[in-house]
RNA sequence: GGGUCCUUAACUCAUUGGUAGAGCAUUUGAUUGCAGAUCAAGAGGUCAUCAGUUCGACCCUGGUAGGGCCUU
Repeated sequence: GGGUCCUUAACUCAUUGGUAGAGCAUUUGAUUGCAGAUCAAGAGGUCAUCAGUUCGACCCUGGUAGGGCCUU
């Protein structure tokens, strides 16, 4: 240089066009002599970024950035 894949919550990952979820972590409460475990509730997101298509985009198309793999 060429090809291919990935980027979503602090972390690990779902979400195949119609207002974005889980586990774990975290906060509060219940329980306990204290803690852990358990139960209940809450907070936490510009879905890497810029454009395009569409009535509507995390999702489709193109560019950019970062990263993984193959090849030379």
Transfer RNA from Capsicum annuum, 72 nucleotides, folded computationally. The organism belongs to Capsicum, within Eukaryota. Model confidence (mean pLDDT): 82 of 100. Its Rfam family is "tRNA". Rfam describes the family as follows. Transfer RNA (tRNA) molecules are approximately 80 nucleotides in length. Its family is annotated with triplet codon-amino acid adaptor activity in the Gene Ontology. It is annotated as a transfer RNA.